[in-house]
Predicted 3D model of a 140-nucleotide RNA (c-di-AMP riboswitch aptamer (ydaO/yuaA leader)) from Cohnella lupini. The organism belongs to Cohnella, within Bacteria. The sequence is in RNAcentral, with records from Rfam. Model confidence (mean pLDDT): 75 of 100.
């Protein structure tokens, strides 16, 4: 001088997952309150799929493997490729890359004002990349 990794601090990103306040020396520990989010839960409506259950999430639906592995079958489940779908330093729209999980309840649950109960994590890392449009603000 390049180049990988690495740790921290800042400024961000996915995500509801934050911000006060009390109690201890302190906390990811206990407790209240905002706030943001989830599940229960009438009438009317809706459906009578009751067997094949339902939730939180973008994460669903399929094809191939000499019909892959397993099984009486049905289901599950392995890799690859596709998809509904989904984020991403103001905004839109398009192309393009890139996710497309993984947990949870257990015989139960539709929508649901009252009202009734739970959560307040975890991971990441420069903003991939490019074309058009639309504004904003400053300055002559």
């Nucleotide at each position: 001088a390049a180049u990988c990794a690495a740790a921290a601090a800042c400024u961000g990103c996915c995500g509801a997952g934050u911000u006060u306040c009390c109690g201890c020396a302190a906390a990811c520990c206990g407790g209240a309150a905002a706030a943001c989010g989830g599940g229960g839960g009438a009438a009317c409506c809706a459906u009578c799929u009751u067997u094949u259950g339902g939730g939180u999430g973008a994460a669903u639906u399929g094809g191939c493997c000499u019909c892959g592995c397993u099984u009486c079958a049905c289901a599950g489940u392995g890799g690859c490729c596709a998809u509904a779908g989904g984020g991403g330093a103001a905004c839109c729209u398009u192309c393009u890359a890139c996710c497309g999980a993984a947990c949870c309840c257990u015989c139960c649950a539709g929508c649901u004002a009252a009202c009734c109960u739970c959560g307040u994590a975890g991971g990441c890392a420069u903003u991939g990349g490019a074309a058009g449009g639309a504004g904003u603000c400053a300055c002559c």